[in-house]
RNA sequence: CCGUGCUAGGCGGGAAAUUAGCGGUGUCCUGUACUCGCAAUCCGCUCUAGCGAGGCCGAAUCCCCUCCCGAGGGGUGGUGGCCACGGGGCCAGCCCGUUCGCCGGCGGUGCUGAUGGCCCGGGUCCCCGCGCGAUGUCGGCCCGUGAACCAGGUCAGGUCCGGAAGGAAGCAGCCUUAAGCGGUCACCGAUAGGCGCAGCGGGUGUCCCCGGACCGGAGCCGCAGGCGGCGCCAGCGCCCGAGGCCACCCUUCGACGGAGGGUGCACGG
Numbered sequence: 001c002c003g004u005g006c007u008a009g010g011c012g013g014g015a016a017a018u019u020a021g022c023g024g025u026g027u028c029c030u031g032u033a034c035u036c037g038c039a040a041u042c043c044g045c046u047c048u049a050g051c052g053a054g055g056c057c058g059a060a061u062c063c064c065c066u067c068c069c070g071a072g073g074g075g076u077g078g079u080g081g082c083c084a085c086g087g088g089g090c091c092a093g094c095c096c097g098u099u100c101g102c103c104g105g106c107g108g109u110g111c112u113g114a115u116g117g118c119c120c121g122g123g124u125c126c127c128c129g130c131g132c133g134a135u136g137u138c139g140g141c142c143c144g145u146g147a148a149c150c151a152g153g154u155c156a157g158g159u160c161c162g163g164a165a166g167g168a169a170g171c172a173g174c175c176u177u178a179a180g181c182g183g184u185c186a187c188c189g190a191u192a193g194g195c196g197c198a199g200c201g202g203g204u205g206u207c208c209c210c211g212g213a214c215c216g217g218a219g220c221c222g223c224a225g226g227c228g229g230c231g232c233c234a235g236c237g238c239c240c241g242a243g244g245c246c247a248c249c250c251u252u253c254g255a256c257g258g259a260g261g262g263u264g265c266a267c268g269g
Stems, first nucleotide, its partner, number of pairs: 001269006009057003012030004020046005034054005063262006072253004077249007085241004093236002096231003100228004105223005116215002119212005125205001126203005131197003135192006142183004151176004159168003
């Protein structure tokens, strides 16, 4: 150095969580690297740290150590951003509003005469009256009831006059009514006022509106804008607290990969 047969060892690893600690099942990240049974209400172990059973590779591309890279995870850590919650507050800021002041713009109208002043007229308003209506009250009309006798009509019986014929007065009853009593929609009339009104008339006076004459000679109206002042809302900015996500920094663990180094036994040639 080569061949053969063995042994150590390997046949995934890692993070968080769980655990006194270790490993596994489960979750997650890498990635493809045997099989079966047990296992989160856990299963099995004890720094020698899965237990039980079977299989493959086998001293090197495959095992061990160190270093580099770095997916990914963790952190009572730091910085910044985004989202949204609870509480506070409204200030020098924003939003919103504006009786107000200033500035200028656009449009309409105006010397065929603006704002304004004055006079006159009309209207609204205010007060009063009339009228109409509604409402309240009363009366009438209407209906009913309603007179022992001192209302009427008819008057049985009975009474009276008469020789008779026939008359007379007239109680009860019945009917109709007067006064009175009761009732009711509508209708008629009277009356009352803190009702209503489009009507008519009168009175008073300024505010307002419209119209006309006169005076006078340039504004008037609308829209939005800027500045200032004043204010408003609790919506934002602001303060406190407590969350979620993202990025970067720090720290921690760290797969895959890369580099270097290290490591058996026996026999034969």

Predicted 3D model of a 269-nucleotide RNA (Bacterial large signal recognition particle RNA) from a Solirubrobacteraceae bacterium. NCBI's taxonomy places the organism under Bacteria, Bacillati, Actinomycetota, Solirubrobacterales, Solirubrobacteraceae. Its mean pLDDT, the model's own confidence on a scale to 100, is 77.